[in-house]
RNA sequence: AUUAGCAAUGGGCAAACUUGCUGAAAAGCAAGGACGCAAAGCUAAAGGGUCUAAGGUCCUUCUGGACGAUGACAGCCUGGCUGCCGAU
Numbered sequence: 001a002u003u004a005g006c007a008a009u010g011g012g013c014a015a016a017c018u019u020g021c022u023g024a025a026a027a028g029c030a031a032g033g034a035c036g037c038a039a040a041g042c043u044a045a046a047g048g049g050u051c052u053a054a055g056g057u058c059c060u061u062c063u064g065g066a067c068g069a070u071g072a073c074a075g076c077c078u079g080g081c082u083g084c085c086g087a088u
Base pairs, nucleotide, nucleotide: 005085012037013036017032018031019030020029021028022027035075041081042080043079046078047077048076049073050072051071056067057066058065059064
């Protein structure tokens, strides 16, 4: 210097749920809280996947229904970029 991630050290992130705010929703943000995570850091304008369906289009028995991303998820998978420690 680097591999792995089964050691150690110091730390890091934070699911569900609760409260508040934003949003049509999915969801996001803040605080609390820890199920987990060695990239649970970034990338959604790399690809696949999933969620939502406001505007729009179509249908309608007028109550609603269907389609649909330009919205969202990086804690769904693969890829890309960056990065701490690091036994033997």
Predicted 3D model of an 88-nucleotide RNA (c-di-GMP-I riboswitch aptamer) from Cohnella terricola.
The prediction has a mean pLDDT of 87.